[in-house]
RNA sequence: AGAAUAGCUUUCUAGGGUUCCGCAGUGACUGUUCGCUGGUCUGGUCCGAGAGAAAGCGCACGAUCGAUACAUCGUGUACACGGAGGGAUAAAAGCCUGGGAGGA
Numbered sequence: 001a002g003a004a005u006a007g008c009u010u011u012c013u014a015g016g017g018u019u020c021c022g023c024a025g026u027g028a029c030u031g032u033u034c035g036c037u038g039g040u041c042u043g044g045u046c047c048g049a050g051a052g053a054a055a056g057c058g059c060a061c062g063a064u065c066g067a068u069a070c071a072u073c074g075u076g077u078a079c080a081c082g083g084a085g086g087g088a089u090a091a092a093a094g095c096c097u098g099g100g101a102g103g104a
Stems, first nucleotide, its partner, number of pairs: 007057006015047002020044002022041001023038006058077007079099001081102001085097003
């Protein structure tokens, strides 16, 4: 200095809060309705990882094919310490800023 083998998606998890539901308290009031408070409420919905998991697409290489391409199959897709502050949403966060600053 260069690079998809280091690109991307989905589902989920650690984690996260409190819009909605539920739960607890409480007030109107007697409908089993409405309001207020509570996440210092296990939960459902919800948000959710570069450095967590799985699957898929992609990518690289090889084989099959006379050859390129397509297709199919196989192999590979490594490593990874990390703030503060700010931002989104109802809100918060291992979300985004960000494989950033910094460190090694």